[in-house]
Context: one part of a larger RNA
Molecule: small-subunit ribosomal RNA, 5' domain
Organism: uncultured bacterium
RNA sequence: GAUUGAACGCUGGCGGCAUGCUUAACACAUGCAAGUCGAACGGCAGCACGGGGGCAGCCUUGGUGGCGAGUGGCGGACGGGUGCGUAACACAUAGGAAUCUGCCCUGUAGCGGGGGAUAACGUAGGGAAACUUACGCUAAUACCGCAUACGUUCUACGGAAGAAAGGGGGCGCAAGCUCUCACUAUAGGAUGAGCCUAUGUCCGAUUAGCUAGUUGGUAGAGUAAAAGCCUACCAAGGCAACGAUCGGUAGCUGGUCUGAGAGGACGACCAGCCACACUGGGACUGAGACACGGCCCAGACUCCUACGGGAGGCAGCAGUGGGGAAUAUUGGACAAUGGGCGAAAGCCUGAUCCAGCAAUGCCGUGUGUGUGAAGAAGGCCUGCGGGUUGUAAAGCACUUUAAGUUGGGAAGAAAAGCAAUUGGUUAAUACCCAAUUGUAUUGACGUUACCGACAGAAUAAGCACCGGCUAACUCUGUGCCAGCAGCCGCGGUAAUACAGAGGGUGCGAGCGUUAAUC
Numbered sequence: 001g002a003u004u005g006a007a008c009g010c011u012g013g014c015g016g017c018a019u020g021c022u023u024a025a026c027a028c029a030u031g032c033a034a035g036u037c038g039a040a041c042g043g044c045a046g047c048a049c050g051g052g053g054g055c056a057g058c059c060u061u062g063g064u065g066g067c068g069a070g071u072g073g074c075g076g077a078c079g080g081g082u083g084c085g086u087a088a089c090a091c092a093u094a095g096g097a098a099u100c101u102g103c104c105c106u107g108u109a110g111c112g113g114g115g116g117a118u119a120a121c122g123u124a125g126g127g128a129a130a131c132u133u134a135c136g137c138u139a140a141u142a143c144c145g146c147a148u149a150c151g152u153u154c155u156a157c158g159g160a161a162g163a164a165a166g167g168g169g170g171c172g173c174a175a176g177c178u179c180u181c182a183c184u185a186u187a188g189g190a191u192g193a194g195c196c197u198a199u200g201u202c203c204g205a206u207u208a209g210c211u212a213g214u215u216g217g218u219a220g221a222g223u224a225a226a227a228g229c230c231u232a233c234c235a236a237g238g239c240a241a242c243g244a245u246c247g248g249u250a251g252c253u254g255g256u257c258u259g260a261g262a263g264g265a266c267g268a269c270c271a272g273c274c275a276c277a278c279u280g281g282g283a284c285u286g287a288g289a290c291a292c293g294g295c296c297c298a299g300a301c302u303c304c305u306a307c308g309g310g311a312g313g314c315a316g317c318a319g320u321g322g323g324g325a326a327u328a329u330u331g332g333a334c335a336a337u338g339g340g341c342g343a344a345a346g347c348c349u350g351a352u353c354c355a356g357c358a359a360u361g362c363c364g365u366g367u368g369u370g371u372g373a374a375g376a377a378g379g380c381c382u383g384c385g386g387g388u389u390g391u392a393a394a395g396c397a398c399u400u401u402a403a404g405u406u407g408g409g410a411a412g413a414a415a416a417g418c419a420a421u422u423g424g425u426u427a428a429u430a431c432c433c434a435a436u437u438g439u440a441u442u443g444a445c446g447u448u449a450c451c452g453a454c455a456g457a458a459u460a461a462g463c464a465c466c467g468g469c470u471a472a473c474u475c476u477g478u479g480c481c482a483g484c485a486g487c488c489g490c491g492g493u494a495a496u497a498c499a500g501a502g503g504g505u506g507c508g509a510g511c512g513u514u515a516a517u518c
Stems, first nucleotide, its partner, number of pairs: 001518004006514005013365006019358002021323001026321003030318003035074003040071002043067002047065003050061004081276003090201007099193002104189007112146001114144002121136006152161003166181006202248003209239003214236007251273004255266004278299005301312004329355001331354003337351001338349004368398004378389004402459001404454005412445001417439008462507005467488003473502005483490002
């Protein structure tokens, strides 16, 4: 000099854009953060409408809109947080082969016929509660067989094994035809993930030897998959001064800061990967987890209890206590972007978009402009003549940015929906799908940005320093005292170095100090 997720002191007008627990991965009150589908199902608690009964209060009725609880499906493995652990295939770069992959895309072949249950519900109990037991009834895209098998798997090449589910719409008297969304098997793709290898990745030798599933082989077990991954047997190997092992520290990277560069330091925000979710362990379900707001066990802690037993996990967003020099609102909205579910309408979304707080940082802008010598008054200095503050003020003439008041006012909105036309499909001018045209709705921010009007200089300047380094000097007080100080050093009666004042210098809504890095 540059820099910071900074803090402290003094001061503080506005706006834009960023950033904001670096410490206790300490403990957490409260609310919210993951639901959705009635076009899978039996139904119907509550609400609204309709029907029936009744003089009325009211009773009744899944008939309709819908829908609590339940069965079922998909999603809760994403998104969000934190950096404890980890010196390691964790990460980075470059490769590899022995793998899986829901939803999505493109093919091929199918979607036939049956069965037995079970929740909800009803009845009867148990319990303080959490919850739970028995009996009975019932449905499905829940569950299980049978049939079929292009392709698939196994094979001793003879053969053997293995699927499926319906829902909604249209036409039709019906049989049936047809469209669409699902479903099953299989092939390929895309995406995502698992695995292996080479190289690189902090400090310590006051850590020199380490290793028994250890190193390799054979046979098996196991996995989606290679492999001592695991087991039995056999061999005695493997690593290490090019630093093994042990100890300490640490998430890694793109990058950030600095520097002419080489390098050094760091890894906040943003992005990729990894690890973790009160502590430790475990599996279940599933395409995917050994699962933050799932389950089980153990432990610590907190809470409820009728003492028998139960409940919980903010390193999600806010917020509280605590720790600390120190770090924000228990805000608004799903309008946009994205995600989950759904055919859709839509619902959910503390992701996200916004607003609030903080000079924490960067950038912009303002606090007036011109004129004005009687060089006013006052202050300070003085050699008492004057000098300086100083065109500074006052005065005169103007302007109105920003703030204030008031009026107007974009863009962020694309759609979806509805109607028409055309094309596809089809037996069909239904339905459905696609394209085009027309029409119409949707804004949290928001009293938005921006533009106009009004009034009046009106509402807006400080901080540090002035001995040398280092730009800037005098007076008074003090008298090795009080004090200053980054280094050299000042202060013991004429202190440009302490304190105050006048004046000056530097930067300016900031300025200094402290801490840290180059």